[in-house]
Context: one part of a larger RNA
RNA sequence: GAACGAACGCUGGCGGCGUGCUUAACACAUGCAAGUCGAACGAGAACGGGUCCUUCGGGGCCUUAGUAAAGUGGCGCACGGGUGAGUAACACGUGGGUAACCUACCCCUUUGUGGGGGAUAACUACUCGAAAGGGUGGCUAAUACCGCAUACGAUCCCGCUGUCGCGAGGCAGCAGGAUGAAAGCGGCGCAAGUCGCGCAGAGGGAUGGGCCCGCGGACCAUUAGCUCGUUGGUGGGGUAACGGCCUACCAAGGCUUCGAUGGUUAGCUGGUCUGAGAGGAUGAUCAGCCACACUGGAACUGAGACACGGUCCAGACUCCUACGGGAGGCAGCAGUGGGGAAUUUUGCGCAAUGGGCGAAAGCCUGACGCAGCAACGCCGCGUGUGUGAUGAAGGCCUUCGGGUUGUAAAGCACUGUUCAGAGGGAAGAACCAACGGGGGUAACGCCUCGUCCUGACGGUACCUCUGCAGAAAGCACUGGCUAACUCCGUGCCAGCAGCCGCGGUAAUACGGAGAGUGCGAGCGUUGUUC
Numbered sequence: 001g002a003a004c005g006a007a008c009g010c011u012g013g014c015g016g017c018g019u020g021c022u023u024a025a026c027a028c029a030u031g032c033a034a035g036u037c038g039a040a041c042g043a044g045a046a047c048g049g050g051u052c053c054u055u056c057g058g059g060g061c062c063u064u065a066g067u068a069a070a071g072u073g074g075c076g077c078a079c080g081g082g083u084g085a086g087u088a089a090c091a092c093g094u095g096g097g098u099a100a101c102c103u104a105c106c107c108c109u110u111u112g113u114g115g116g117g118g119a120u121a122a123c124u125a126c127u128c129g130a131a132a133g134g135g136u137g138g139c140u141a142a143u144a145c146c147g148c149a150u151a152c153g154a155u156c157c158c159g160c161u162g163u164c165g166c167g168a169g170g171c172a173g174c175a176g177g178a179u180g181a182a183a184g185c186g187g188c189g190c191a192a193g194u195c196g197c198g199c200a201g202a203g204g205g206a207u208g209g210g211c212c213c214g215c216g217g218a219c220c221a222u223u224a225g226c227u228c229g230u231u232g233g234u235g236g237g238g239u240a241a242c243g244g245c246c247u248a249c250c251a252a253g254g255c256u257u258c259g260a261u262g263g264u265u266a267g268c269u270g271g272u273c274u275g276a277g278a279g280g281a282u283g284a285u286c287a288g289c290c291a292c293a294c295u296g297g298a299a300c301u302g303a304g305a306c307a308c309g310g311u312c313c314a315g316a317c318u319c320c321u322a323c324g325g326g327a328g329g330c331a332g333c334a335g336u337g338g339g340g341a342a343u344u345u346u347g348c349g350c351a352a353u354g355g356g357c358g359a360a361a362g363c364c365u366g367a368c369g370c371a372g373c374a375a376c377g378c379c380g381c382g383u384g385u386g387u388g389a390u391g392a393a394g395g396c397c398u399u400c401g402g403g404u405u406g407u408a409a410a411g412c413a414c415u416g417u418u419c420a421g422a423g424g425g426a427a428g429a430a431c432c433a434a435c436g437g438g439g440g441u442a443a444c445g446c447c448u449c450g451u452c453c454u455g456a457c458g459g460u461a462c463c464u465c466u467g468c469a470g471a472a473a474g475c476a477c478u479g480g481c482u483a484a485c486u487c488c489g490u491g492c493c494a495g496c497a498g499c500c501g502c503g504g505u506a507a508u509a510c511g512g513a514g515a516g517u518g519c520g521a522g523c524g525u526u527g528u529u530c
Stems, first nucleotide, its partner, number of pairs: 001530004006526005013381006019374002021339001026337003030334003035075003040072002048063006082292003092216007101209002106205008114148001116146002123138006154179004159174006184197005218264003225255003230252008267289004271282004294315005317328004345371001347370003353367001354365004384414004394405004419467006428457001434451006474519005479500003485514005495502002
C1' cells in the first nucleotide's frame, strides 16, 4: 500500500446492488418448512338454509354434498433447504477403466394386456387403557394381494457356427429343453368399436449413480518399526457388481527411512486476497463433490436411503402422567435463552422461475421472488450555483504599521438534483382454462390464430406540476518518516507514542484555541493476510 463475512470510537442525508453467528455440531417455547391424485377403490358427515309434523322436549324429508374429514391404493417424501462435527481418506481434483455393475419418472422400437380366486382397512358391535394407543367378532372394494393360461424378446442348461480381443473372454446367430407377465380408468358412440392415459415382457437411448486404478495437494522422526482376516490361494456364502466383503481349510506372507505405524491439525475443489511475476495466505457469499442430522448402533421399505422434519434398540437431556406408562429432537425459515468484541423480521406472496402430485382445473412449496433491519461492503448522488471588497463585524496572531480567517459571510440574481405536497403511472405476463375462427380425425383427444383472464413487490420505480436555499459534514492529523504552525496553559507533572523519541519555565511532539493538511457520509483505531 492492498484486502476483510469484521469489531470498537466519533459522526451520519439519499439511492442501487450485494452481504450479515467466523464463538456453543450449546439447549430450544411457538408458528410454518411435503404433499398430492375422486379420471385406481369402497364408504361418507355436520353447521347452515327450506319445508312438514309435534306431546313444544324434538323428529321426518329436501338441500348443503357425493362436499369436508378419515381409510385402502399409486407417485413423491433419497429432490429442494441446513451445517462442517467427523474425515489426511480413492474424501477431493484431474485423467482413465468397468470384458465386474445398477438406473423410477422421460424418449425411441417391439410383443402382449386372456381367464379366475381368497382376503382386508374404512365401517359396525363389544371391549382394555388416564393418555399414547390397542384387542376380539362381523361386512366390503380396487390399478391392493395370490394361483392358472400364453411367451415375440429375456434368463438358465447342453451343443454348434461366425466375428472381435494379447488374454480371461465379449458380441452376433442357430437347434433342443426348462423358468418367469399383466390392470384397469376416462372421452366419443345405441352398440360393435375407436381414441387417450395406463399396465406387463424385451431391446436401445438419455440422465443419475456404484465400484476400481495412475498422478496431485498438511505438520511432527522429541512417533521406527507395524500387521493375524493380517498377505495370498482353494471351496462356499453375499452383493446390482469385482473383491478377505464374510466364512472353513491351506500356505506364511504383506507394509516400511522414496517415511510404514502413531500423534496433531483440517471438509476438498472451482475460486478469493495479495503480488510485476514466481510465490504466499485462504476456502464466507455463488457453483461442483463429500460427510453429518441429539449421541452410538441397526436394519425395513424402495429404482434409489441404512433415510434431517421415517422405524427399532441403547444412552444423555427435556416434557406429560391417574405412577401402570407415554412424548420429543430447529446443523430447514423466522424467533428465544446462552456463549461472545460481534451478525437481522416470530414479515408478504406463490404474480415470476423451479420442484412434487394430477388428464386438467388446481393443491402444496420459509426452494424461490419480494419487503423489513444493519454505513457491514462496493458504486453513484447531494448538502447549493453565479456575483459580491468598505477586503464588514467577530475570532486569532502582531514588530501595533498590519496580517489572517476571506469571496468566506451578509447583500443581489438564479437553480431545484434531492426534499415536501399534488396528479399520472409501469415493464416484469408467457401461459393454463373459457369463448370464437381455421387445420386435422369416422369422432373426441391434437395443432394453430384471435378475444378474455392472472402482480406479492406496489400506487413501488418512473414522469409531470407546485413550493422553499430552505431539512443534510464530519473524522483524523500538523517533530522526522509524512502533506500540514502559531499562541496560551502545564513544568520529567499531567500526559503522548507505530519507530526514532517528546515533557525538568520560552514544548510546531502533552492539553486547549486559532490557522492549516488529508480523506469525506464517512474518518480513525484494533485484529488478521499478502
A computed fold for a 530-nucleotide part of an RNA from a metagenome, annotated as small-subunit ribosomal RNA, 5' domain. The coordinates come from a structure-prediction model, not an experiment, and the mean pLDDT is 84.